This is a predicted structure of a 113-nucleotide RNA (SAM riboswitch aptamer (S box leader)) from Mucilaginibacter straminoryzae. NCBI's taxonomy places the organism under Bacteria, Bacteroidota, Sphingobacteriales, Sphingobacteriaceae, Mucilaginibacter.
[in-house]
RNA sequence: GAUUUAUAUAGAAGCGGCGAGAGAACAGGCUCAACUGACCCGCUGGCAACCCUUACCGAGUAAGAAGGUGCCAAUUCCUGACCCGGAAAUAAUUAACCCGGGAAAUAUAAAUG
Numbered sequence: 001g002a003u004u005u006a007u008a009u010a011g012a013a014g015c016g017g018c019g020a021g022a023g024a025a026c027a028g029g030c031u032c033a034a035c036u037g038a039c040c041c042g043c044u045g046g047c048a049a050c051c052c053u054u055a056c057c058g059a060g061u062a063a064g065a066a067g068g069u070g071c072c073a074a075u076u077c078c079u080g081a082c083c084c085g086g087a088a089a090u091a092a093u094u095a096a097c098c099c100g101g102g103a104a105a106u107a108u109a110a111a112u113g
Stems, first nucleotide, its partner, number of pairs: 002112007013044005021032003026080004045072003050068002052064005076105001082102005
């Protein structure tokens, strides 16, 4: 990197290092960020509960947090390509705009090959 399943509006920051971009990718927006230092890295701390542990026969439920991951600005920061529905407009139809949902994409976990 591929496939499958599940989840994604909750939650959780200090110190030190570095020094200019960062928020996955493309576009638009918005935000974070130069000495009050972002992003990233290290240490410490924490959150959560996928794996896990314990109890109950089991589906499952409840409790827990030693260990393996993950995470600790903003809903996955927001929107957009595809589909469905609605509303509005029109003589009627179609499209765009607007609203809602889904898919897709992304992230994480567990499993498979």